[in-house]
RNA sequence: GAAUACCUCUGGGGAUUGGUGAAAUUCCAUACCGGCGGUCAAGCCCGCGAGCCACUAUGGCAGAUCUGGUGUAAUUCCAGAGCCGACAGUAAAGUCUGGAUGAGAAGAGGAAAUU
Numbered sequence: 001g002a003a004u005a006c007c008u009c010u011g012g013g014g015a016u017u018g019g020u021g022a023a024a025u026u027c028c029a030u031a032c033c034g035g036c037g038g039u040c041a042a043g044c045c046c047g048c049g050a051g052c053c054a055c056u057a058u059g060g061c062a063g064a065u066c067u068g069g070u071g072u073a074a075u076u077c078c079a080g081a082g083c084c085g086a087c088a089g090u091a092a093a094g095u096c097u098g099g100a101u102g103a104g105a106a107g108a109g110g111a112a113a114u115u
Base pairs, nucleotide, nucleotide: 002115003114004113006110007109008108009107010106015030017029018028019027031095032094033085034084035048036047037046038045043083044082051061052060053059054058065081066080067079068078069077087098088097089096
C1' cells in the first nucleotide's frame, strides 16, 4: 500500500392548480419529479437496487430518445422536439393513502485483526 472480514452513520423526488361529474390530487387540460455504480456530467446506453410472480438454494418477469451542434471522445454537455414510471386501496394514480419508523444498490467514516 492492497484485499478480505468487522463496526457506525447516510441512503427517492414530485399538484392545497383548473375543468367535467353524485363521486376523480386517479379521467381531461396544464404543471411538476427523476435512487445507485460505470462511462465526458445519463430517468429513457450498460449494469445494480427497489417492485411483481413462483416459491426460495434460487429461478423467472420487469418502463422509456431521437435530430442538430461542439469536442479526441457525449443516445450523458448545449439547442430543439419527444417518451417512461411496481404492488394494494379508491371514479381508472409516476405525484394521494398504505405495506414502509421497512428494505436496499451504494456512499462516507472508524477500527485495527488476518493475509